Predicted 3D model of a 93-nucleotide RNA (THF (Tetrahydrofolate) riboswitch aptamer) from Firmicutes bacterium UBA3941. Rfam family: THF (Tetrahydrofolate) riboswitch aptamer. The literature on the family includes a 2010 paper in Chem Biol by Ames et al., "A eubacterial riboswitch class that senses the coenzyme tetrahydrofolate". It was read from a public genome assembly, where an Rfam model found it. Model confidence (mean pLDDT): 83 of 100.

[in-house]
RNA sequence: UGCAGAGUAGGUAUUGUGCGUUAAGUGUUAAGGGAUGGGAAGUUGCCCUUAAACGAAGGAUUUUAUCCGCGAUGCAAUGCCGCGUCCGCUGCC
Numbered sequence: 001u002g003c004a005g006a007g008u009a010g011g012u013a014u015u016g017u018g019c020g021u022u023a024a025g026u027g028u029u030a031a032g033g034g035a036u037g038g039g040a041a042g043u044u045g046c047c048c049u050u051a052a053a054c055g056a057a058g059g060a061u062u063u064u065a066u067c068c069g070c071g072a073u074g075c076a077a078u079g080c081c082g083c084g085u086c087c088g089c090u091g092c093c
Stems, first nucleotide, its partner, number of pairs: 002092004010081009019071003028052007038087003042083001058068004
């Protein structure tokens, strides 16, 4: 020098445990901001705030409370997927 590999934010499936079902949450649009492989910058990806629009499945038992559901629902674990540039790390020739 060349080749190969590891490694992010996140995504998805399963399980567990919660929240809501008196509608929050999720998702959409716009504006502002933030973080982002080991390092640097970085977005079409991610997160936060504000505003707007849209929007749902409840039921059973019952002293209490519990159970079964529903939600493009929160969190955790595991499996799979997973940085485009430059530099670095590991291995090989």